The prediction has a mean pLDDT of 86. This is a predicted structure of a 504-nucleotide part of an RNA (small-subunit ribosomal RNA, 5' domain) from Nocardioides sp. Root682. Rfam family: Bacterial small subunit ribosomal RNA. Gene Ontology terms of the family: ribosome and structural constituent of ribosome.
[in-house]
Context: one part of a larger RNA
């Protein structure tokens, strides 16, 4: 001198754009934050609409849907950094060792059957959570069958590569697939091959501190089978050899998610990873699996635990490191807001539903930029203030005063882009009557902080008398302090000045 996710002190007018719990991975009361599909099914509790009605209700429809069965989605989206010195993470490769729902291309096929169950009735049981039994019923729910290029096994040809190996024909056995639904269109459903996109897993390099940590290891390090996975592989298990790291720092210990990027620096380099962006973990603590293409799953399960709540004592319920909020911590960080108008996300054919993602409002000078707080003219250099050598300098064109303007901020009045989409059509913006415009009055409503020894720009009174007190450093203060407090006066910055802390 830069720089900050910043705190404190004093001070504060406006706008935009940003940013805001660095501490307690401390506890959380409430709201919401993942739902959607009747064009899968059975159906009809609530509402419409209709017919009846003894006015208490009953039938019908399927406009519409509550639960329930089914389907996708709920492994995205958002949170946080405790853990991790490791293929976690950059970054470059293999994969002939690997999977992929939705999606997009070609090909082929969508024959024929069954048996249940939930809902619903009826009865039970529990304080609740939530169950139990009987009877009945549906499907794109579950199960056969049958057909089938593709899958395994096994025989034989053919190409081919960097090893294991890889690819193609073709005979033979073996097990193997579908689903409807819509008044039409449609919208599904099955197996095969290929892209697309995600993803697993291998490996080369590379980035911290400590030797006051010098030896670590027994599935250990390897071979053979086997089991296990989507896949290789001591990943597991059996047998069998004794290996394998390691001063080019192994093993311990101690801090810490990594990156792009920020900061700083001429640069080389150092510090740093807060907002965006990519990856990686975690989801009250430990573990486990189950569904599923996909999770060992933040608002999903089951088991220990610590906690909290509820109970009729038998037994339940819960997890804000979503978005607001509360208490706690602390020098310190915000509303329990509007909308789904746009962008994207989920589902549905589609209108439409959901979306505390998002887009906006709100608090904060917390940062960064822009704006303003007037201009011009005005000398008897007024008044006062403070110096004085008492003559005067000075504050100073500053001020009064005179002509002006009117940003900004105020009041009335108009008043948007973001609408592209969707819808038959009428319509449809949360911001927001907000940005902007167009008129109106009036200097009208807007400065202040530090500092003046010397480094460093700015000086004189008075007060104090090594006191009281400054101070980054070097040092001021013991009777004329330019260094202490006040005053006048000045310098520097300006809605901000200062101090603190950290880094360069």
């Nucleotide at each position: 001198g830069g720089a900050c996710g910043a705190a404190c002190g004093c001070u504060g007018g406006c706008g935009g754009c940003g940013u805001g719990c660095u501490u307690a991975a401390c506890a959380c009361a409430u709201g919401c934050a993942a739902g959607u599909c009747g064009a899968g099914c059975g159906g009809a509790a609530a509402g419409g609409c209709u017919c009846c009605u003894u006015c208490g209700g009953g039938g019908g429809u399927a406009c519409u849907c509550g639960a329930g069965c089914g389907g996708c989605g709920a492994a995205c989206g958002g949170g946080u950094g405790a853990g991790u010195a490791a293929c976690a993470c950059g970054u470059g490769a293999g994969u002939a060792a690997u999977c992929u729902g939705c999606c997009c291309u070609g090909c082929g096929c969508u024959c024929u059957g069954g048996g249940a169950u939930a809902g619903c009735c009826a009865c039970c049981g529990g304080a609740a959570a939530c169950g139990g039994u009987g009877a009945u019923u549906a499907a794109u729910a579950c199960c056969g069958g049958a057909u089938a290029u593709g899958a395994c096994a096994u025989g034989u040809c053919c190409c081919u590569g960097c090893a294991u190996g890889g690819g193609g024909g073709u005979g033979u056995g073996u097990g193997g697939a579908a689903a409807g639904u819509u008044u039409u269109u449609u919208c599904g459903g099955c197996g095969c091959a290929g892209g697309a996109u995600g993803u697993g897993c291998u490996c080369g390099c590379g980035g911290c501190c400590u030797a006051u940590c010098a030896g670590c290891u027994u599935g250990u390090u390897g071979g053979u089978g086997a089991g296990g996975u989507a896949a290789u592989g001591g990943c597991u298990c059996a047998c069998c050899a004794a290996g394998g790291c390691u001063u080019u720092g192994a093993c311990g210990g101690g801090u810490a998610a990594c990156c792009g990027g920020c900061c700083u620096g001429a640069g080389a380099g150092g510090g740093u990873g807060a907002c965006c962006g990519g990856u990686c973990a975690c989801a009250c603590u430990g573990g486990g699996a189950c569904u599923g293409a996909g999770a060992c799953a933040c608002g999903g399960c089951c088991c220990a635990g610590a906690c909290u709540c509820c109970u009729a004592c038998g037994g339940g319920a819960g997890g804000c490191a979503g978005c607001a909020g509360u208490g706690g911590g602390g020098a310190a960080u915000a509303u329990u807001g509007g909308a789904c108008a746009a962008u994207g996300g989920g589902c549905g054919g589609a209108a439409g539903c959901c979306u505390g993602a998002u887009c906006c409002a709100g608090c904060a000078a917390c940062g960064c930029c822009g704006c303003g707080u007037g201009a011009g003219g005005g000398a008897u250099g007024a008044c006062g203030g403070c110096c004085u050598u008492c003559g005067g300098g000075u504050u100073g064109u500053a001020a009064a005063c005179c002509u002006c303007u009117u940003u900004c901020a105020g009041u009335a009045c108009c008043g948007a882009c973001g609408a592209a989409g969707c819808g038959a059509a009428a319509g449809u913006g949360a911001c927001g009557g907000u940005a902007g415009g167009u008129a109106c009055a009036g200097a009208a409503g807007a400065a202040g902080g530090a500092c003046c020894g010397g480094c460093c720009a700015a000086c004189u009174a008075c007060g104090u008398g090594c006191c009281a007190g400054c101070a980054g450093c070097c040092g001021c203060g013991g009777u004329a302090a330019u260094a202490c407090g006040u005053a006048g006066g000045g310098u520097c910055c300006g809605a901000g000045c200062g101090u603190u802390g950290u880094c360069c």
NCBI's taxonomy places the organism under Bacteria, Bacillati, Actinomycetes, Nocardioidaceae, Nocardioides.
The sequence was found in a public genome assembly.